[in-house]
RNA sequence: CUCUUAUCCAGAGAGGCGGAGGGACCGGCCCGAUGAAGCCUCGACAACCUGGCAGACGCCAAGGUGCCAAAUCCGGCAGAAUUUUCUGGAAGAUGAGAG
Numbered sequence: 001c002u003c004u005u006a007u008c009c010a011g012a013g014a015g016g017c018g019g020a021g022g023g024a025c026c027g028g029c030c031c032g033a034u035g036a037a038g039c040c041u042c043g044a045c046a047a048c049c050u051g052g053c054a055g056a057c058g059c060c061a062a063g064g065u066g067c068c069a070a071a072u073c074c075g076g077c078a079g080a081a082u083u084u085u086c087u088g089g090a091a092g093a094u095g096a097g098a099g
Stems, first nucleotide, its partner, number of pairs: 001099008013042005021031003025076004043068001045066001048064002050061004072091001077088005
């Protein structure tokens, strides 16, 4: 990087360095000098893999990941109802597995 599969309306931030961007892309709308990205430390959340108990498919732990503004922030494509909704999809993210 590609493929398969599961999940995505829940949850959870402080400090230090840094110094203008960030929210994948496009449009919108937001966040940001009361300090963005990034890096480090500590912490939290969650429970996919993992371990234990189990054997009801659940409970406990937290080693490997992940994650800590807003529903994946909303929309993008298609259909239905009709001017705002609903359903599905695409794209994206993350885990597990395969190449």

SAM riboswitch aptamer (S box leader) from an Anaerolineae bacterium, 99 nucleotides, folded computationally. The coordinates come from a structure-prediction model, not an experiment, and the mean pLDDT is 86. Of the family's consensus pairs, 97% are formed in the model.